This is a predicted structure of a 1470-nucleotide RNA (small-subunit ribosomal RNA) from an uncultured bacterium. RNAcentral holds the sequence, with entries from ENA and SILVA.
RNA sequence: AGAGUUUGAUCAUGGCUCAGGAUGAACGCUGGCGGCGUGCUUAACACAUGCAAGUCGAACGAACCUUCGGGUUAGUGGCGGACGGGUGAGUAACGCGUGAGAAUCUGCCCUCAGGAGGGGGAUAACGGUUGGAAACGACCGCUAAUACCCCAUAUGCCUAUUGGUGAAAUGAAUUUCGCCUGAGGAUGAGCUCGCGUCUGAUUAGCUAGUUGGUGAGGUAAUGGCUCACCAAGGCUUCGAUCAGUAGCUGGUCUGAGAGGAUGAUCAGCCACACUGGGACUGAGACACGGCCCAGACUCCUACGGGAGGCAGCAGUGGGGAAUAUUGGACAAUGGGCGCAAGCCUGAUCCAGCCAUACCGCGUGUGUGAAGAAGGCCCUAGGGUUGUAAAGCACUUUAAGUUGGGAAGAAAAGUUAUUGGUUAAUACCCAAUAACCGUGACAUUACCUUCAGAAUAAGGACCGGCUAAUUCCGUGCCAGCAGCCGCGGUAAUACGGAAGGUCCAAGCGUUAAUCGGAAUUACUGGGCGUAAAGCGCGCGUAGGUGGUUUAUUAAGUUGGAUGUGAAAUCCCCGGGCUCAACCUGGGAACUGCAUCCAAAACUGAUUCACUAGAGUACGAUAGAGGGAGGUAGAAUUCACAGUGUAGCGGUGGAAUGCGUAGAUAUUGUGAAGAAUACCAAUGGCGAAGGCAGCCUCCUGGAUCUGUACUGACACUAAGGUGCGAAAGCGUGGGUAGCGAACAGGAUUAGAUACCCUGGUAGUCCACGCCGUAAACGAUGUCAACUAGCUGUUGGGAAACAAUGUUUCUCAGUGGCGCAGCUAACGUAGUAAGUUGACCGCCUGGGGAGUACGGCCGCAAGGCUAAAACUCAAAUGAAUUGACGGGGACCCGCACAAGCGGUGGAGCAUGUGGUUUAAUUCGAUGCAACGCGAAAAACCUUACCUAUACUUGACAUACUUGGAAUGCUUUGUAAUGAAGCAGUGCCCUCGGGAGCCAAGAUACAGGUGCUGCAUGGCUGUCGUCAGCUCGUGUCGUGAGAUGUUCCGUUAAGUCGGAUAACGAGCGCAACCCUUACCCUUAUUUGCCAGCGAUUCGGUCGGGAACUAUAAGGGGACUGCCGGUGAUAAACCGGAGGAAGGUGAGGACGACGUCAAGUCAUCAUGGCCCUUACGUAUAGGGCUACACACGUGCUACAAUGGGGAAUACAGACGGACGCUAAGCCGCGAGGUGGUGCUAAUCCUAGAAAAUUCUUCGUAGUCCGGAUUGGAGUCUGCAACUCGACUCCAUGAAGUCGGAAUCGCUAGUAAUCGCGAAUCAGCAUGUCGCGGUGAAUACGUUCUCGGGUCUUGUACACACCGCCCGUCAUACCAUGGAAGUGGAUUGCACCAGAAGUAGAUAGUCUAACCUUCGGGAGGGCGUUUACCACGGUGUGUUUCAUGACUGGGGUAAAGUCAUAACAAGGUAGCCGUA
Repeated sequence: AGAGUUUGAUCAUGGCUCAGGAUGAACGCUGGCGGCGUGCUUAACACAUGCAAGUCGAACGAACCUUCGGGUUAGUGGCGGACGGGUGAGUAACGCGUGAGAAUCUGCCCUCAGGAGGGGGAUAACGGUUGGAAACGACCGCUAAUACCCCAUAUGCCUAUUGGUGAAAUGAAUUUCGCCUGAGGAUGAGCUCGCGUCUGAUUAGCUAGUUGGUGAGGUAAUGGCUCACCAAGGCUUCGAUCAGUAGCUGGUCUGAGAGGAUGAUCAGCCACACUGGGACUGAGACACGGCCCAGACUCCUACGGGAGGCAGCAGUGGGGAAUAUUGGACAAUGGGCGCAAGCCUGAUCCAGCCAUACCGCGUGUGUGAAGAAGGCCCUAGGGUUGUAAAGCACUUUAAGUUGGGAAGAAAAGUUAUUGGUUAAUACCCAAUAACCGUGACAUUACCUUCAGAAUAAGGACCGGCUAAUUCCGUGCCAGCAGCCGCGGUAAUACGGAAGGUCCAAGCGUUAAUCGGAAUUACUGGGCGUAAAGCGCGCGUAGGUGGUUUAUUAAGUUGGAUGUGAAAUCCCCGGGCUCAACCUGGGAACUGCAUCCAAAACUGAUUCACUAGAGUACGAUAGAGGGAGGUAGAAUUCACAGUGUAGCGGUGGAAUGCGUAGAUAUUGUGAAGAAUACCAAUGGCGAAGGCAGCCUCCUGGAUCUGUACUGACACUAAGGUGCGAAAGCGUGGGUAGCGAACAGGAUUAGAUACCCUGGUAGUCCACGCCGUAAACGAUGUCAACUAGCUGUUGGGAAACAAUGUUUCUCAGUGGCGCAGCUAACGUAGUAAGUUGACCGCCUGGGGAGUACGGCCGCAAGGCUAAAACUCAAAUGAAUUGACGGGGACCCGCACAAGCGGUGGAGCAUGUGGUUUAAUUCGAUGCAACGCGAAAAACCUUACCUAUACUUGACAUACUUGGAAUGCUUUGUAAUGAAGCAGUGCCCUCGGGAGCCAAGAUACAGGUGCUGCAUGGCUGUCGUCAGCUCGUGUCGUGAGAUGUUCCGUUAAGUCGGAUAACGAGCGCAACCCUUACCCUUAUUUGCCAGCGAUUCGGUCGGGAACUAUAAGGGGACUGCCGGUGAUAAACCGGAGGAAGGUGAGGACGACGUCAAGUCAUCAUGGCCCUUACGUAUAGGGCUACACACGUGCUACAAUGGGGAAUACAGACGGACGCUAAGCCGCGAGGUGGUGCUAAUCCUAGAAAAUUCUUCGUAGUCCGGAUUGGAGUCUGCAACUCGACUCCAUGAAGUCGGAAUCGCUAGUAAUCGCGAAUCAGCAUGUCGCGGUGAAUACGUUCUCGGGUCUUGUACACACCGCCCGUCAUACCAUGGAAGUGGAUUGCACCAGAAGUAGAUAGUCUAACCUUCGGGAGGGCGUUUACCACGGUGUGUUUCAUGACUGGGGUAAAGUCAUAACAAGGUAGCCGUA
């Protein structure tokens, strides 16, 4: 310090997630030792049991014991139980923090001053009587005090005068310790004030003792603290009141810091003590282990009454994910009492439990390669575990064991000496010395002996982030997952194993917290399009504010003082062997307060100024606003005239109007609404908005010059006004247009788009509404920052002046530099550089919704959440793809033509169906006469049946043998029986091949996966494209090049050009064909010569044809024109051929997970007496049907008959087969030639000539069927082809639709070959005859280039919206229901305090002895807790039913959006 995740990729925005730290933690697995901390975060829930506050006999009487010294003790009395310890419920507060302050108290302690005189009456204990179960009492009697009371005295206090009031305590033998009063101190406490201290405005008003005054009361003390009277105040948008939450702080965690979170342990403060109320005592309490009352709960009870309060320490139950022992000791530190010894002390110190945190140590060290065994992997070679182990040699920390052994201890006490005090050598105090002697921890720390590698390693992870990978299992299952995401048969992601990585007595997970997150931005963010500028003004508070003088000193700056507790953090030291831990010193605590100083800046006050702002005078432009009037064109209607059959409307129609006279046309009239041309990125206005013309009223702006005021300014939360359209209310008006509605069309439907009508509305007046994509998606104001150019309104200057040029102010546009921006873009009208102020944003959805409030007549508006859910949503730009977007171009793509298919019959393939099986594959173009260039058996993979198991086939081993052939049996295979037969080479050892048997490795599989693959192939497409290097541009994806202008069949070529070059494609090179030449001349040829049986037959020839080798030829080379003087195109000449001459082979980068595991090869999986192998028979040939591809036809351009002519290419020895003869024919016979330019298949057919038929189901057509045959073959039943005779079906040119073809092509005619025993309408070739048409590119299909839009990228077969149905989730409403909370009104009134009181009682004092003062009890009044009633507020839970929302698998209906999304979309409204 960053990383992952939105996309095909990119940049940005933006959320989510991760890596770090930390915890009073918990859970899972594991667990050796020690040190040092911590340990109910939940139920402030309830508590059994024990302990946690006593002490003093040197205050008192008494009782008991006694060693006679004394001791123990209940009670009276004193001091302490207000500390220490616990908890955090309440509290948003002077509670806490910090800093100040004045009107106070303060036991014990310290200092100073003074005093302590004289009296008195009771009472507990105790004794007696007595009540009660108990707790606990009642009455009578006796008694003491440091208990209580009175008198005296006093510095004091109160009044201001005469005065009043007001103290004590003694004990012991002494002194000391105590007592009382006053003054001061210290400590502690109370009170007041400034500042700081959570969230919510969907809490905006609160307050009657309330705010103040006077007086009184009360308090330790100020004060409405309380009361009487008077006044009407006080708080609040700088957030009162209300609601929610919360103890506060030092600190702790994190962070670079600023901050954020937190408030366990330790320390300071506060509050509380079962819940609520109350006072008493006291220096101090309204009191945790005190009292009284009320309430709830628990316990005891003799039912009459009583007792209790662990949020002390342990402990129990409960709750909970979760938190320990009913331990030891007062040895230390501290506290209470005491003169002291001492007693008490669950404070404290220790121990116990827990890996809960931090720190330290150990689990061994060295050597050891045969790189052991085993495991795992493997390319089978090896690698790895791994020096790891074993083995050998050592060591002994820790644990165990033996023995020793500190510090924590200072005191107190005894003795002695000295000093002080004193009359004193008692006592006491202080110091010194000696002696004695106090340890829970503790079997301590530490040291030491002994033995032995002995007793001691796990957890998580290994797809990326993130260090670390392989095998097996599983097969979208089981499961994993922090995010992205893995898993559907080869999972580095699941589970196991091996190996590895990281930590280590721990390791992981979970939770909550800070960080990263600059995703709340003070430091340190944004708002044109990503979330975000209020629709626009005016203006209040507030914030900010021009130049200048002086003063001040609030802000500001410097210094000083006080404070900022300790601990913590940090620095330097010290102590535990180190560390954690403990400890000394320092620094720091960034703060607050006070004082001094400075005066630049800000503020305040003040003298001035004019540059901001404003006013007056003078001009100017304008759809600025309001009111009234008025004009013409158009539309519609009415009337009248002319006139006749249509009009209107549409893509096409229809509804509608019209013979009752429309439309059209002419004239007249009426009505309402809107103002053509001018007219313009022209004008005006704050925005909304404003448009004929005239008049009136009125706002603002601009320009020039002068004068005046003198900062009067800017912004603007609340507030207030204006505010399109739609809508609402009342009343008018209504020509046109026109939601709703009606009808007609369209459509699968059409509640739409289109058409015909048409009501609200649109218009006016008045009043509401208050919203819009109210947009420049850009708040207002001010300053500054290159240029060029247009336009509107002013002004100025110059001049050759009815105009031109230049300058300038104010508007309004275009382009553009710097700059800015994610980019697009913006750019003096900023989105640049700055300043001032306001508004707004913080992931998407839920939702601008619910609830609440305010506004509104309503519609609704404004304000405005949460639960839940997702890992994205979004912006700009890029490359593609796509568009019922555009431009250009091409192709038998259309068009123009010719011929077909689709209808019939048959052939063939497919689907479907059937079947024991109808084997398998191919399935839009690009499957379907396809794999199959040949299914009767075989093929054959399928079915049935019968058999075999090292196998039908391969390699290796052993043994034996030749091999092999023939016959019989058996359906066949297998088998059984029999017969024949003993081979080849040889160096004589043996070897090769073959057969049989045996055993094991293995064979075998047309079984699965073409979505694991190779190879091969199809397709886009023979389309012209696809890329790279370097450079340049861009943040980047990418772009450029490859675009543009011409041209081409072509990214072909030329030119232009931030590109320059190059590669794969194109073209060419190759083959065939068309012309010529050379060479060669048999089996081919025959011009000339000769012969001839008249057949190139023979001699011969090498000219020609042909054959097959090599060359030539064509290149826009030449001419003219066009073009840009180019490339090229057009025309022409010559030429056999002319612009790639024709045809073929040749197929770029890639696409389709295209096809093929059944050609072959091959990974993985599967079968192994079977999914292998063999045999026989059957099936692949089935048949209501549907489709594809073909053949034959429907006839006269024809059919039949007769005659005659002309090819090319191929094939032939397991072959082609001649002549001749036989048969109507298929064919038979025959055996010639041919290893083939020689012989054969082999007759070419259409054509041509003659003849017949005469438009008919025919002399067309030939299916089907019967009969008879031929050939092949082991075998034609299922199931071959052909022949003859007979039969003679459908069919009369084919609906929607659709296919091929541009020249030797289509069409038509025959011939051959492969396969093959046989079987061709198929396939592949060959030649014969031989057309028509192409204007052209609007349309269909496909393709290419450029451009545009995009919400698509699996790329339009895309994406995607809503209702409905189903399931689940959270939530709103709801008749209500049940809690909590609090306001108001009233009732009530325990205990207590205060007041009142002849009801009653009464020791101290007074007394005139009657009584009084004072007091107690009782009664009563005031205040008041609990409680009750009524009515509200807020809030939680629940609720039949109901509303929308979200999420879910491949449901239903449509297709709203994204392309012109097929009616552009969107916003507001009805």